[in-house]
RNA sequence: GGGCCUGUAGCUCAAUGGCAGAGCGUCGGACUCAUAAUCCGUUGGUUCUAGGUUCGAGUCCUAGUGGGCCCA
Repeated sequence: GGGCCUGUAGCUCAAUGGCAGAGCGUCGGACUCAUAAUCCGUUGGUUCUAGGUUCGAGUCCUAGUGGGCCCA
């Protein structure tokens, strides 16, 4: 320098173009002499940035940018 994949909650990941969710975690409670485990509740988002398409974009298109892999 070229090609491909990828960016969503603190972490790991979902989400057919139609209300952004789950598990873990945080916090509070129950249980226990106490802790852990378990159970109940709670807390969670500028969906990397900027444009475009669309009635409607996390999703489609373009450019940029962070990360990964391959080729040179």

About this RNA:
The RNA shown here (transfer RNA) has 72 nucleotides and comes from a bacterium. It matches the Rfam family "tRNA". The coordinates come from a structure-prediction model, not an experiment, and the mean pLDDT is 84. The RNAcentral record of the sequence draws on ENA.